[in-house]
Order: sequence, then C1' cells, then structure tokens
RNA sequence: UACUUAUCAAGAGAGACCGAGGGACUAGGCCCAGUGACGUCCGGCAACCUGCAAAUGUAAGGUGCUAACUCCUACAGCGAUUAGCUGAAAGAUAAGCU
Repeated sequence: UACUUAUCAAGAGAGACCGAGGGACUAGGCCCAGUGACGUCCGGCAACCUGCAAAUGUAAGGUGCUAACUCCUACAGCGAUUAGCUGAAAGAUAAGCU
C1' cells in the first nucleotide's frame, strides 16, 4: 500500500498547557470556536486483540475513542416528491493477510 472480516444509534472532564482556526477529501449546507475551539498532557469511555479468571466477567497490556448518526447531503431504490425511509459508495477503527 492493497485485500478480507466485523463494527460504526450507546458511552466518555465545569482539569492543565497552548493560541486560531476546526468539523477526513471535493462541493453545498449546518455547526464548534478568545465565555479559548483544534491540538498536547492528564482524566475518562469502551471492550476489537492479548492477558487473567471461567462461558460471562475483569480492565493489566496493544490499539481506539472522548460535540452534533461517520454532523448532513452528493449515488441508487421507495416515497406522502425541498419531508422521510432503506441501501450503496467513500471514510473510520480493530483483527488477519500481502
């Protein structure tokens, strides 16, 4: 880097530092943000893999996550036709494989 499988409706601080943009990419929306966002640290959540105990727990280790459904839409189908629903694509994470 590509592929395979599984999951993506729940959960997670009124802390410290920093200082201007941020919400994956393109576009359009809609939001967050000097009442300090994003990021880092700490804390926390969760339970994919390992471990431990036994059929379900635990949370020690490896990840991951910690506004909004993966923030929404884009493609297809249905449709009460600017609503809404379902699926796909894309993306994210884990484990495996190359």

SAM riboswitch aptamer (S box leader) from Macrococcus sp. DPC7161, 98 nucleotides, folded computationally. Rfam family: SAM riboswitch aptamer (S box leader). Rfam links the family to the GO term regulation of gene expression. Its mean pLDDT, the model's own confidence on a scale to 100, is 86. The RNAcentral record of the sequence draws on Rfam.